[in-house]
Molecule: small-subunit ribosomal RNA
Organism: uncultured prokaryote
């Protein structure tokens, strides 16, 4: 696209059509075949007449006889067939009724049925006597033709025959009926014989249409002759004989399925599906056989017979066939009414009128198709009210709706009203005609649909709109629930708290009396490829020769004409597509006509091209003669090295083996060595991308026997070729049978080792076997993963084996024929690649593929001892599997290079105690958060209250806006309960503006209501903002060109260099941003400018730069120079690197700050900012108390320690950098002290903080748990600060804990840096061993880049892409699915061999019967029951075969 469809929603009208696809299941009831009185006999009922007996008329049921029931109508069971479709053929035939012609139709004769009578039976139906007619039946007669026969003649011929025509003998017909006539005689319709025609049918051939080879051999009347029967007819169609054939790989047999066909449907076509409705054919009529009548049947509504089922019965016995229209029940997802008519078409009968006709026309029910029509038009913006949505402004549903103006298809009431019907038939009348036949014309009759179609008026917008769908394919988007839940879903996919994908709405998109969903068919699928596909790696080349059927086949001469090509004729039903015209208002639909139908057949004509016969060529192919090469095969025979044993010698303690060892040989003498022997086995070096074979595959040497393959040069044969389905041989290694034979080596095994194991990899041993015969097996990654053969297409470059030219000759050169390679150009490939040895371009053959898994498995088959091989599915599963080439990541890859990464080397962590932070535990709470590097002295620059978020207890509804309203100004202060917040309740007070003096505003408070606030609740996986980490790593990109089908690539890669993708050379790549670098800042010299609160050279002064005075110097704090590989030398193409100078300073000078694209869904929702959820007399807000300081334990991160490079005492020096008014606090008195008291100075280069401390110098301790260590404890105390219990810090005094330098591990650091000293500072009332800053003394070490670790750049491998923390394999456990085997059991189907034998046909007949004819009357012909034979249906038994269901148990898959 399509559909006999079915299901859900939903339905208004009409036209045309269609309507049991499944149970060929079972049928209740009615109807679907009759007709003819003009063949025949009797004739009811009415009517009439009647002598009353009965007549006539009438014409119904029956019944003889005729025709028809063999057509119409169903349905598709079986049928792989001459069934069907085309075409031919019958010279092998038939045909009622129709027609045409020719001839004919005499004259007899015995029955019958009905009726009557009289029995049987429950019926159904039957028997018996009796009587009569025919267009019934049966002799007789005639015989134009015909038929069979004798002899013949022409003509055609497929030589079988057939038409014409003569002629002998033979044997065969009939039926009347109505009608006109007075009759003769005529008309009609029948009747018989014979020829032709139409019509229909039998038979028969050619080709054409399904599916399995896991069906390969089938047959006995089978195949043919001969003869006989039969048939309408040819024929094994039947029999008797005889022969011994027939059919099959071009597919017989068999099994499965199917009516075939014109056409439908679908596709551009080929072609694939399909056979409903119409048409033709063909088969069936409950099931299986069978005949018989008949012009026709082996007969849907007929006969017998058997079965099986149903019915009736008086049980003896009988009926019955809806796959005819209706209609029932069953079966299903599912298919109408037990209607009208015979008016129309059309059948049967009849002369006719007519009767039948569920054929057929017509209705009826069903949106099942198709096609038409409507369900309103036309104005209408306050964009109305609702609804949804919102950035709250709005928008949108919408001119949509109200409103107003109009129309009237369908609807609804009322009226009018066809066409099919008239060139039918019939009756009547006129003509014509002998005629009442016939024919002509006029008139009248006849309608089931149905008072329908269709028309007019009238009437109301009034009564007619839905489904599906909105993530992408695919028009169409938002809200709101739901939260991986319920659901969706054609693929792909969506749902896990912001879902355009679920489910509701609101909008929208499509189609529209439908609209979806399911099913089934063709397209898309070139996805079975003819048109029109592939097979080196995606699925596919047999492991390899030879060959047989078969395809294919070199150049030429003639002829055929089977294929081809042209042209004719016949067909090719109709209806259907197609075109064109009509006609129904249009379409659907229908009607005329045309074209087409690609086939098939005959004729007739061409001769290229293929066949085919024929002659001929040499090129394709073969022979023969010369050669050289070669691990080609196959038997003999030999060598020689090397291992092992054995046997003697020398020798002594080891040997052997590994990563290191043990196992194991060895003192009974091994390894080592020397000499002799013995066996088997393989053949070093030559040795090569060399050589040879068809492939497996072939390697010491000589013999012998033998294959191929090349090369020149003659010479022969004359296409002898190619390729090859079955077939056939050959086929490594293993492994199988026998005999042999065994030296290494060596599955299995056994030890020893490694390991967590170690059935392995390593070691010592060691048995099949490895090897020879002889037979098997027939498989490999039997690989170039690339069948064989032929021609054609650019080249270079090497190995080989041969020739030829030049040369006396070798080489070289140079050409040329075979074979192995490597590169490579056009071509071709998804690429990679391939590339005269193609995977180019062409042809010919032959194998083989068709999504992965199941499975190369089961069945079954052939082979084989066996092991197994060949052949080869299904069921179920998944939506992939798989090439190949790309960025990436990753590798116990591989080059290159960095980084305190290692090493080198100081100092430390981990062990103590203590301090701090975290798990964990506890708890009424121990508030949250961070979690490998990158959490853990983090957030916290400071938790007693407070922070505070926790937790118990108390208590509340505050704070800002708006609005309404009622009292009251505001505001000040008291008292009780209490922990505190709260709540209660007193007292004082009356402002400001306008009044009409009643009030009334405005600001403030208090109560109330209503919208809200408020939340450190929740999501850092919704976010913004900040930060962490890779990494201060040297990266990460774009533009534009090129390459590539494309992902992408190049650029950025190379070769140098450099901290640096820093730079320079190269180079299909030029160029640019981000990032390095530099610009900032500090710090190192100097130079200008300024000199106070800073500095003192000189003067002067003092205790003191303390003052005067000066700003030179230090400084302070602006503004400036200065370094740039600039100079110099060698070195290098450059880039740039070494060394030098000068210089405070040299290759970045040292330090900060600055963090490329981007990762970690990396932290933060408790900073803050903010979505969406949550709470709102509480998860808000308030208070007091406790928590966050808890403590068996672990960890991190630090401070002090063990000490003498040290304590401890005294003494004596040198900083920077901050910080200060609710501060800093001198100095002075007091206290041992912390500190208290007083009290100037400073808002700071001025004043204090402040004393710097490690160091120095002097004493003292003298190696001890000590004059180290301070830890815990008592006991006094200071400060802060409402408050030091829980739980502050410090000072004195006692006290004196662990610790003697720290397992495994691990961490930090390269110069002014470790490591040590000590100051400040933020926070902060107080509270520092933390943070952050600052100076102040200061070493040691780098050989390298192997290794650990993190990282850059290039390369390589991949089945990884969430990316190795990756992917992934198998076993076993559970749970479900489909399947193979199975003792077995059931069922279908079939084969062979019996038995058995209804009807019935055919034959036979001794028994009964018997009208026509014949008789010599005796009888006979003939026929009929009955009886038997042959064929044969069902039935019954035996024995095999195929297929299916089930089967305890079992085996493998599949999925979770």
């Nucleotide at each position: 696209a399509g559909c006999g469809a079915a299901c859900g929603u939903u339905u208004g009208c009409g036209g045309c059509g269609g309507g049991c696809c499944u149970a060929a299941c079972a049928c209740a009831u009615g109807c679907a075949a009759g007709u003819c009185g003009a063949a025949c006999g009797a004739g009811a009922a009415g009517c009439c007449c009647u002598u009353c007996g009965g007549g006539g008329u009438g014409g119904a049921a029956a019944g003889u006889g005729g025709c028809g029931c063999a057509c119409g109508g169903g349905u598709g069971c079986g049928u792989a067939a001459c069934a069907c479709g085309u075409g031919g053929a019958u010279a092998a035939c038939c045909a009622a009724c129709c027609u045409u012609u020719c001839g004919g139709c005499u004259g007899g004769g015995g029955a019958u049925a009905a009726c009557a009578g009289a029995g049987g039976g429950a019926a159904a139906c039957u028997u018996c006597u009796g009587c009569u007619a025919a267009u019934a039946c049966c002799g007789a007669a005639u015989a134009c033709g015909a038929c069979c026969u004798u002899c013949g003649g022409c003509u055609c011929u497929u030589c079988g025959g057939a038409g014409c025509u003569g002629u002998u003998g033979g044997g065969g017909a009939a039926a009347g009926g109505c009608u006109c006539g007075c009759a003769a005689g005529g008309g009609u319709c029948a009747c018989c014989g014979a020829a032709g025609g139409a019509c229909g049918g039998g038979c028969u051939c050619g080709c054409g249409g399904c599916c399995c080879a896991u069906c390969a051999g089938c047959u006995u009347g089978u195949u043919g002759g001969u003869g006989a029967g039969g048939u309408a007819a040819c024929g094994g169609c039947u029999c008797a004989c005889c022969a011994a054939g027939g059919c099959u790989a071009a597919g017989a047999c068999g099994g499965g399925u199917a009516g075939c066909u014109g056409g439908u449907c679908u596709g551009a076509g080929a072609g694939g599906a399909u056979g409903a409705u119409c048409a033709g054919c063909c088969a069936c009529a409950c099931u299986g056989g069978a005949a018989c009548u008949g012009a026709g049947a082996c007969a849907c509504g007929g006969u017998c017979c058997a079965g099986a089922c149903u019915c009736c019965u008086a049980c003896g016995g009988g009926a019955g066939g809806c796959a005819g229209c209706a209609g029932u029940g069953g079966g299903g997802a599912a298919u109408a009414u037990u209607g009208c008519g015979c008016a129309a078409u059309g059948g049967a009968c009849g002369a006719a009128a007519g009767u039948c006709u569920g054929a057929c026309g017509c209705a009826g029910c069903c949106a099942c198709g198709c096609c038409g029509c409507g369900u309103g038009a036309g104005c209408g913006a306050u964009g109305a009210a609702g609804g949804c949505c919102c950035u709250c402004g709005g928008g949108u549903c919408g001119u949509a709706a109200a409103g107003c103006u109009c129309u009237g298809u369908g609807g609804a009431u009322g009226g009018a009203g066809a066409a099919g019907a008239a060139u039918a038939a019939a009756g009547g009348c006129u003509g014509u005609g002998a005629a009442g036949a016939g024919c002509a014309g006029c008139c009248c009759u006849u309608g089931a649909c149905g008072g329908u179609a269709u028309c007019c008026a009238u009437u109301u917008a009034g009564c007619a709109a839905g489904c599906a769908c909105c993530g992408g394919c695919u028009a169409a988007c938002u809200c709101c629930g739901u939260g991986c839940c319920a659901g969706c879903a054609g693929c792909c996919g969506c749902g896990g708290u912001a879902a355009u994908a679920c489910g509701g709405a609101g909008g929208g998109u499509g189609c529209g009396a439908a609209c979806g969903u399911u099913g089934c068919u063709c397209g898309g699928a070139a996805u079975c490829a003819u048109u029109g596909g592939g097979c080196g790696u995606a699925a596919a080349g047999c492991g390899c020769g030879c060959g047989u059927a078969g395809g294919c086949g070199g150049c030429u001469u003639g002829g055929u004409a089977a294929g081809u090509u042209g042209g004719a004729u016949g067909u090719g039903a109709a209806a259907g597509c197609c075109c064109a015209g009509g006609g129904c208002u249009c379409a659907a639909c229908c009607c005329u006509g045309g074209a087409a139908g690609u086939g098939c057949a005959u004729c007739c004509a061409a001769a290229a091209c293929u066949a085919c016969c024929u002659g001929g060529c040499u090129u394709g192919a073969a022979u023969u003669g010369c050669g050289g090469a070669g691990g080609g095969g196959g038997c003999c025979a030999g060598a020689g090295a090397a291992u092992u044993c054995c046997c003697g010698g020398u020798g002594u303690a080891g040997a052997g083996g590994u990563g290191a060892a043990a196992u194991u040989c060895g003192u009974a003498g091994a390894u080592a060595u020397c000499g002799g022997g013995a066996g088997g086995a393989a053949u070093a070096c030559c040795a090569g991308u060399g050589g040879c074979g068809a492939a497996g595959g072939c390697g010491c040497u000589g013999g012998c026997c033998u294959g191929g393959a090349c090369g020149a040069c003659a010479a022969u044969u004359g296409a002898c070729g190619c390729u090859g389905a079955g077939g056939u041989g050959c086929g490594a290694a293993a492994g199988c049978g026998u005999g042999g034979g065994g030296a290494g080596c060596a599955a299995a095994c056994a030890g020893g080792a490694u390991u967590a194991g170690a059935u392995a990899c390593c070691c010592u041993g060691g048995u099949a076997g490895u090897c020879c015969a002889c037979g098997c097996c027939g498989u490999a990654a039997a690989c170039g993963a690339u069948g064989a053969g032929u021609g054609c297409u650019a080249g270079a470059u090497g190995g080989u084996g041969g020739g030829a030219g030049a040369u006396u000759a070798a080489c070289c050169c140079u050409c040329u024929c075979g074979u192995c390679a490597u590169c490579g150009g056009a071509g071709c490939u998804a690429a990679c690649g391939c590339g005269u040895u193609a995977a180019g371009c062409a042809c010919u053959c032959c194998g083989c593929c068709u999504g992965g898994g199941g499975a190369g498995u089961a069945c079954g088959g052939u082979c084989g001892c066996a092991a197994g091989a060949c052949u080869a599915a299904a069921a179920c599963u998944c939506a992939a599997a798989g090439g190949a080439a790309u960025u990436g990541a990753c590798g116990g890859g591989g080059g290159c290079c960095c980084g305190c990464a290692c090493a080198a080397g100081c100092g430390g962590u981990g062990g103590a105690g203590c301090a701090u932070g975290u798990g964990g535990u506890u708890u009424a709470a121990u508030u949250c958060g961070a979690c490998g590097c990158u959490a853990c002295g983090c957030g916290c620059a400071g938790a007693a209250c407070c922070u505070u978020a926790c937790c118990u207890g108390g208590g509340u509804u505050a704070a800002a806006u708006c609005c309404a309203u009622c009292a009251g100004a505001a505001u000040c202060u008291g008292g009780a309960c209490c922990a505190a917040a709260g709540a209660c309740u007193g007292g004082a007070g009356u402002g400001c503006c306008c009044u009409u003096c009643g009030g009334g505003g405005a600001a403030c408070c208090u109560g109330g209501a209503u919208a809200c606030a408020g939340g450190u609740g929740c999501u850092g996986c919704a976010u913004g903002g900040c930060u962490g980490u890779c990494g201060u790593c040297a990266g990460c990109u774009c533009g534009u060109g090129u390459c590539g089908u494309g992902a992408g690539a190049u650029g950025u890669u190379g070769g140098g260099u450099u901290a640096a993708g820093u730079c320079c050379c190269g180079c299909a790549a030029c160029g640019a941003g981000c990032g390095c670098a530099a610009c900032c800042c500090c710090u190192g010299u100097c130079u200008c400018u300024a000199g106070u609160u800073g500095c003192c050279a000189g003067c002067a002064u003092u205790a003191a730069g303390u003052u005067g005075g000066g700003c030179a110097c230090u400084c302070u704090a602006g503004a400036g120079a200065g370094a740039c590989u600039g100079c110099c030398g060698g070195u290098g193409u450059c880039a740039a690197g070494c060394g030098g100078a000068g210089g405070a300073a040299g290759g970045u000078g040292g330090g900060g700050a600055c963090g490329a694209c981007g990762u970690c869904a990396a932290g933060u929702c408790c900073u803050c900012a903010u979505g969406c959820c949550c709470c709102u007399u509480a998860c808000g807000g308030c208070c007091a108390g406790g928590g966050c300081u808890a403590c068996g334990c672990a960890c991190g991160u630090g401070c002090u320690a063990c000490a003498a490079u040290g304590g401890c005492a005294g003494g004596u020096a040198c900083a920077a950098a901050g910080g200060g008014c609710a501060g800093c606090c001198a100095a002075c008195u007091c206290g041992c002290g912390a500190g208290a008291g007083u009290g100037a100075g400073c808002u700071a280069a001025c004043c204090c903080c402040a004393a710097a401390a490690a160091a120095c110098c002097u004493g003292u301790c003298u190696c001890a748990g000590u004059u180290c260590g301070g830890a815990u404890u008592g006991g006094a105390g200071u400060c802060u600060g409402c408050a030091a219990c829980u739980c502050g810090a410090c000072u004195c005094c006692a006290u004196g804990a662990a610790g003697u330098c720290c397992g495994a591990a691990u961490c930090g650091c390269u110069a002014g840096a470790a490591a040590u000293c000590g100051u400040a500072g933020a926070u902060c009332a107080g509270c520092a061993u933390g943070c952050u800053a600052c100076g102040g003394u200061g070493a040691a070490u780098u050989c390298g880049u192997u290794c650990c670790c993190g990282g850059g750049c290039c390369u390589u491998g991949u089945a990884c892409a969430c990316a190795c923390c990756g992917c992934c394999c198998g076993u076993c456990a559970c749970a479900c699915c489909a399947u193979g085997g199975g003792a077995g059991u059931c069922g279908a189907u079939u084969g062979c061999u019996c038995c058995a034998g209804a009807a019935g046909u055919a034959g036979u007949u001794a028994g009964c019967c018997u009208a026509a004819c014949c008789c010599u009357c005796g009888g006979g012909a003939g026929g009929g029951c009955g009886a038997u034979u042959a064929c044969c249906a069902a039935g019954g038994a035996g024995u095999g075969a195929u297929c299916g269901g089930u089967g305890a148990c079992u085996g493998g898959g599949g999925u979770g």